[in-house]
Context: one part of a larger RNA
Molecule: small-subunit ribosomal RNA, 3' major domain
Organism: uncultured Chloroflexia bacterium
């Protein structure tokens, strides 16, 4: 000097407790393990794997798995040699394609007209590998952790390892900041600086707008700083409580991740040493599988009902995309959906929120709750929905009556509840993910317990 203690102290976190919504029970989605399978393709596995890689598995995807093809190869580069009816196009035929075959048609560029360049053939180096090692490795990333901590130069102490500085009184969200101090500076971390939403002023006016402008869009500046007042403290740093102020003591949010742990994840994103394969572990194609199904877990949706549930009126968003595209009026359908094409490369058009609100039913049941499953008729996408899609409509109506042990979020415009949008996408299995606006709470004595941490200390047979 760490590291660790069912040692001590001292402080912090939605870490306990207050509370609020769930989860564990029930159908279903969707991941995982298991199992099966020809194959169910790989990685992820306590926290930190399990709606995670995957922002879209019918065919492709794709890397499995069965058949069935090619072998200088689906791709790239040198080198020889061959090649004028060459390159390219492609009839007839096998064939599930893929592939084999070829009858016919038929070119470019430079030229010293001798050939060369392109392409094509064959050959020989080589190509390829989602084969293996992430414990050879680079780059990204995850975690402890947005914790406040990690170190350094001189000096000084010590034989040394080290130590001291960083401790100690106080404060703080902080090794923040004052004091005191053998230290005294100093870096990487902390905060500022960046963005953004909130309130002011200004300039600018397209396509917003009431045609009056500014409430609206894009810019630039201003504002907060414990600045002012009282109290309190060491005349300290700070708390504390008032004023004024749209905003008050870091104003919300985000972006930002110190030395460093954990041979932690990624050789399947991407790069890359070794190793292995080469008529196959390359590569084309059909089909099939990744979507099996006794069961186990995570993560989620919809319920179980009157704070409701049909129906009919009826009100107000914000984000974001749109030309292979969004698609209106109008018009057929009950409805998915067709027809139409207007307008729109968008502040201009697409472009109707839904919880609420008003009003009637329903009256406490497995119902007028709930919607699972199956039947039957459509619609769309898309070569093609059988294995394996989504939607309509009628019919059918399971389970399930607030859920053991035990667990999970969340401290305000925050939990909950309500919808709307985007990416991926041909169409979608999205109830995911990313965002967005609505309506809008309940509680927190306090830190003794539990889980994590930061700092001093003290024990130790541990490194």
């Nucleotide at each position: 000097u760490g590291a660790c203690g069912g040692g001590g102290g001292c402080c912090c976190g939605c870490a306990c407790a207050a509370g609020c919504a769930g989860c564990g029970g029930a159908g279903c989605g969707u991941g995982u393990g298991g199992u099966u399978u020809a194959a169910u393709u790989c990685g992820a596995u306590g926290u930190u794997a399990c709606a995670c890689g995957a922002a879209g598995a019918a065919c492709c995807u794709u890397a499995c798995c069965a058949g069935g093809g090619c072998u200088u190869g689906a791709c790239a580069u040198g080198c020889a040699a061959g090649u004028g009816g060459u390159a390219g196009g492609g009839a007839a035929g096998c064939g599930a394609a893929a592939g084999c075959a070829g009858a016919c048609c038929g070119a470019c560029c430079c030229u010293u007209c001798g050939g060369g360049g392109a392409g094509c053939u064959u050959g020989c180096a080589c190509a390829g590998g989602u084969g293996c090692u992430g414990c050879a490795u680079g780059g990204c990333u995850g975690u402890c952790g947005u914790c406040a901590g990690c170190u350094c130069g001189u000096g000084u102490c010590g034989u040394g390892a080290g130590a001291u500085g960083u401790u100690c009184g106080g404060u703080u969200a902080a090794g923040u900041c004052c004091g005191c101090u053998a230290a005294c500076g100093a870096g990487c971390g902390c905060a500022a600086c960046c963005c953004u939403c909130g309130c002011c002023g200004u300039g600018u006016g397209u396509u917003a707008u009431a045609u009056g402008u500014g409430u609206c869009a894009c810019g630039c500046g201003g504002g907060a700083c414990c600045g002012c007042c009282g109290g309190u403290c060491u005349u300290a740093a700070g708390c504390c409580g008032g004023a004024g102020g749209a905003a008050g003591g870091u104003g919300g949010g985000g972006a930002u991740g110190a030395c460093g742990u954990c041979a932690a994840g990624u050789c399947a994103g991407c790069a890359u040493g070794g190793c292995c394969u080469u008529u196959a572990u390359g590569u084309c194609c059909u089909g099939g599988g990744c979507u099996a199904c006794a069961c186990a877990c995570a993560c989620g949706c919809u319920a179980c009902a009157a704070u409701g549930g049909g129906c009919a009126g009826u009100a107000c968003a914000g984000u974001a995309g749109g030309u292979a595209g969004c698609g209106a009026a109008a018009u057929c359908g009950c409805g998915a959906g067709g027809u139409g094409g207007a307008g729109c490369c968008a502040a201009u058009c697409c472009u109707c929120a839904a919880a609420g609100c008003u009003g009637u039913c329903c009256u406490c049941a497995g119902u007028u709750c709930a919607g699972a499953u199956u039947g039957c008729a459509g619609g769309c996408u898309g070569c093609a929905a059988c294995c394996c899609g989504c939607c309509u409509g009628c019919a059918u109506g399971a389970a399930g009556a607030u859920g053991g042990a035990g667990u999970u979020g969340c401290u305000a415009g925050u939990a909950a509840c309500c919808g709307c949008a985007g990416g991926u996408c041909a169409g979608c299995u999205a109830u995911a993910c990313u965002g967005c606006g609505g309506u809008g709470a309940a509680u927190a004595c306090g830190u003794u317990c539990c889980c994590g941490g930061g700092c001093c200390u003290u024990g130790u047979a541990c490194a």